[in-house]
RNA sequence: AUUCAUCUUCGGGGCAGGGUGUAAUUCCCGACCGGCGGUAAAAAACUCAUUCGUUUUAGAGCCCGCGAGCGAAAGCUGAUGUGGUGUAAAUCCACAGCCGACAGUAAAGUCUGGAUGGGAGAAGGUGAAG
Numbered sequence: 001a002u003u004c005a006u007c008u009u010c011g012g013g014g015c016a017g018g019g020u021g022u023a024a025u026u027c028c029c030g031a032c033c034g035g036c037g038g039u040a041a042a043a044a045a046c047u048c049a050u051u052c053g054u055u056u057u058a059g060a061g062c063c064c065g066c067g068a069g070c071g072a073a074a075g076c077u078g079a080u081g082u083g084g085u086g087u088a089a090a091u092c093c094a095c096a097g098c099c100g101a102c103a104g105u106a107a108a109g110u111c112u113g114g115a116u117g118g119g120a121g122a123a124g125g126u127g128a129a130g
Stems, first nucleotide, its partner, number of pairs: 002129009017029003031110002033100002035066004042057005061098002069076002080096005102113003
C1' cells in the first nucleotide's frame, strides 16, 4: 500500500425587474440554479522488440449509474444538438435548445412544508490481520 472492524466530522443551489388579475416568486415577458461516483475507443512514457501490462492525459443537470421521491412488494422515476480545438471531448470553448419528486396555494425546478430529516458519497482517527 491493501483488507476488515469501529468512531468522528462534512455532505443542495436558485425568479432581479415587469405585465394581467380581487388574488400569482405558481399564468405571461424575462431572470437565476444544477447533489454523488464513473467516463472508453485514442495518444505519450516505461518494459531488449512486439503482444500483454503499468502510469499519465479531459472537466457532464440532459453518456452510464447512484441518491432523494412514490409503492405492501415487484418495481416506477426528466432532459442535447451543431460548429471549433485536440491524439482523444454528447464532458473544454462558442452558439442554440431541453429537463427538474410529493403536499399546500391563482396552476411552482426557485415560496411554504415533511426536513435542525434522510442519503449517494467524501475526509480523518483508532484497532486487528499482513
Molecule: FMN riboswitch aptamer (RFN element)
Organism: Savagea serpentis